[in-house]
Molecule: Glycine riboswitch aptamer
Organism: Phenylobacterium aquaticum
RNA sequence: AUGAACGCUGGAAAGUAGCGCGCCCUUGCGGGUGCGCUCGCCGAAGGAGCAAGGGCCCGUCCCCCCGGGGAUCGUCCCGAAAUCUCUCAGGUCCCAGGACAGCGGGGGC
Repeated sequence: AUGAACGCUGGAAAGUAGCGCGCCCUUGCGGGUGCGCUCGCCGAAGGAGCAAGGGCCCGUCCCCCCGGGGAUCGUCCCGAAAUCUCUCAGGUCCCAGGACAGCGGGGGC
């Protein structure tokens, strides 16, 4: 078992931003790298929100034997979500990471 872990393959978007400090390279201009701050930007690690649907604690409407019963409307309650929404986290040259997909695998707690 509508297939866990794990392996292989594929896998988007957005600043090579500005400033400061340290280290390395350079004759120098300058380059690289780590950290911090600031202003933008992205959605596909993770995280968060809810439509449908349901309920009757509250409100509302109806009935009544005034004790209660019914309706399921709401700004009341519950509610699995998502590639939707948010942008906390993460990311914003390459690398890495990466939701998800294919193949393998044959269990996990």